A computed fold for a 106-nucleotide RNA from a Chloroflexota bacterium, annotated as Glycine riboswitch aptamer.
The coordinates come from a structure-prediction model, not an experiment, and the mean pLDDT is 82.
Its Rfam family is "Glycine riboswitch aptamer". From the family's description: This family represents the bacterial glycine riboswitch.
The model forms 90% of the base pairs in the Rfam consensus.

RNA sequence: AACGGAAACAGGGGAGAGAGCCAGCUUAUGCUGGACACCGAAGGGGCAAGUGAGGCAGUGACAACGCCUCUCGAAACUCUCAGGUAAAAAGGACCCUGUUUCCGCU
Numbered sequence: 001a002a003c004g005g006a007a008a009c010a011g012g013g014g015a016g017a018g019a020g021c022c023a024g025c026u027u028a029u030g031c032u033g034g035a036c037a038c039c040g041a042a043g044g045g046g047c048a049a050g051u052g053a054g055g056c057a058g059u060g061a062c063a064a065c066g067c068c069u070c071u072c073g074a075a076a077c078u079c080u081c082a083g084g085u086a087a088a089a090a091g092g093a094c095c096c097u098g099u100u101u102c103c104g105c106u
Stems, first nucleotide, its partner, number of pairs: 001106001003104011018036001021034005037085003043081001044079003050072001052070005
């Protein structure tokens, strides 16, 4: 220096679902609280293959195969705790670009 990966920052893109009901405050379409309905893409929880350990079984003894229990174990799947449910604003997983730092590789 090129390439690959990660993080931070900056710029761009970025979905879903009650402008619903009740009560209070209010100039208010706003705010707060309540009961229900709904959404998944901040965050959080759950698990598959597989991993490790133990037990049973197996063996002359090991091992392998098999069964069971536990640990670890991903997502845009799933739960809906949190968050959200007109537009706008805000938030937003994720994607693209740039800069910086770190790691890998030649």